[in-house]
Molecule: RNase P RNA; transfer RNA
Organism: rhizosphere metagenome
RNA sequence: GAGGGCCGGAUGACCGCGGUAGCGAUAUCGAGGAAAGUCCGGGCUCCAUGAGAAUCCGGUGCCGGAUAACGUCCGGCGAAGGUGACUUCAGGGAAAGUGCCACAGAGAACAUACCGCCAACCGUCCCUUCGGGGUCGCGGCAAGGGUGAAAAGGUGCGGUAAGAGCGCACCGCGGUCUUGGUAACAAGACUGGCAUGGAAAACCCCACCGGGAGCAAGACCAAAUAGGGAGAGCACGUAACGGCUUCGGCCGCGACAGGGCCCGUUUUUCAGCCCCGCUUUCCGGGUUGGUUGCUAGAGGCUGCAAGUAAUUGCAGUUCGAGAUGAAUGGUCAUCCGUGCCCGCAAGGGCGCGACAAAACCCGGCUUACAGGCCCUCUGGU
RNA sequence: GGCGCUGUCGUCUACUGGAAGGACGUUACCCUAUUCGGGGUAGAAAUGUGUGGUUCGAAUCCCUCCGGCGCUA
Repeated sequence: GAGGGCCGGAUGACCGCGGUAGCGAUAUCGAGGAAAGUCCGGGCUCCAUGAGAAUCCGGUGCCGGAUAACGUCCGGCGAAGGUGACUUCAGGGAAAGUGCCACAGAGAACAUACCGCCAACCGUCCCUUCGGGGUCGCGGCAAGGGUGAAAAGGUGCGGUAAGAGCGCACCGCGGUCUUGGUAACAAGACUGGCAUGGAAAACCCCACCGGGAGCAAGACCAAAUAGGGAGAGCACGUAACGGCUUCGGCCGCGACAGGGCCCGUUUUUCAGCCCCGCUUUCCGGGUUGGUUGCUAGAGGCUGCAAGUAAUUGCAGUUCGAGAUGAAUGGUCAUCCGUGCCCGCAAGGGCGCGACAAAACCCGGCUUACAGGCCCUCUGGU
Repeated sequence: GGCGCUGUCGUCUACUGGAAGGACGUUACCCUAUUCGGGGUAGAAAUGUGUGGUUCGAAUCCCUCCGGCGCUA
C1' cells in the first nucleotide's frame, strides 16, 4: 500500500429520572453501531376487492443462487483501471419504430469533397515533327491535411494514373457449427469483405414485480355531541347507495312522517318553489383524557452438520427500555487512552475522550464518527 | 412519529440537454432641477451540497446529503 473484522472508555460512592413488584422500607431493569436519513423491502392493522387477466402508472434489469421479501447479500461471467494485492460498473434491446447529436466543419447518418492527389477513361482549350505532349472540369479518388466529443473498420504489404477490403496477412466485427459450462459466457474451426457511429439516467420495446393507506394504522372506555349553514326528499312515490349510459336517462336495492294558512305569491279556496316538523347527504362546530395495540423476536450466543459462500437445519443455552412533551442524567474518586507544560530521572500539573441518541417491530442501504485493537494479502528494499 | 411537495442574483421570476435572461432593489457616473423628485448610461450579483454518476456537453436526467413548506389524531 490492498482487503476484512472488532471495540467505542472501566469500576465505585453520592444525588436524581422512567418502568415493574411491594402497604411501605426497598428490590430490580433502563439506548446505538449507526437508535439518524426515511431511501428500499417485509411483518402487523384497517379500507377496497368473486377468481383470473389486461390497459394506465411506477419500479427493477449480465447469469446462477440465498432470503419472509428486496433496488440487499453470496458466487460466477464480461468490460474498464492498477506492476500487484485488489477496485469500479443503472451491465437487457440502437438491423421494431419516433426523435436528438449545439458550435466548428465540405460533410453528422440514404454520408461528404474545402485544401488536396491523379491524367488511364470521357470531355474543354493550347501546342505538334501527327507518334504525341500540356492544361483544366459537368472526369477519377478518398490515401494525406483541416474541423469536431464523434468523420463510416485498424496496421502492414501488394496493387494502381492516383487511390480504395480492390487483393492478401494479422487484429477487430458479423454469421454458422463443434466442444466445455445449469447459465451468463469462453475456446476452436469454417465463412462473410465490413454490412452494425453515439445516446434508452430521451420517448419507447422486451422480461419480471407492484391494490391503497399507515401504530397519529386499528380496538375499547370516558368525555363531548350547544348553537349554526347549504342541498335533497316526505308516499300508486322518493332521498341515499350500487351498476350502466348515447349524459337525455335506465336498472337494482330501498330508509321514511307529515302537518299548517300567521307571513310572501294582488283577494278567497286549493296548490305550492311559503311556514313548522321529520328524514337524509355534506359543511362547520364541540370533545381532545385513559386503556390497549407494546414489545420473546424471520432474537442473541455456543456446538455439530450441509454448502466455495450468502445462508440453512438440529441440539443446548440465554433474555426482559417501553417513555408520550416524552426517562436512561449529574458530581466526585481511582484507573485507561491521549495532547501540552515542568523535571536528568522517578514522577507531577493542566486539559481532552467522537458521531449521535429509542418512539409498533424486523431485514438492508446510505450518511456521520475522537481514538484504538486484531487478521489476511501485495509491491519495493 | 408518519406521509408528500419544493430549492435559480438581496427579492420576485424565465430558460425541459448546447455560452443562465428579465423586473424591482443596489453601486458608480451623467442630465434635469428638487428639496426624501424625475430621466439616462455603465457595472456587481445566482442554479442548496458533492475533486458523485450518465452524456461530447447538466440549472435541466439519476443518486447522496442539507434546508424550507404543507398534510395527518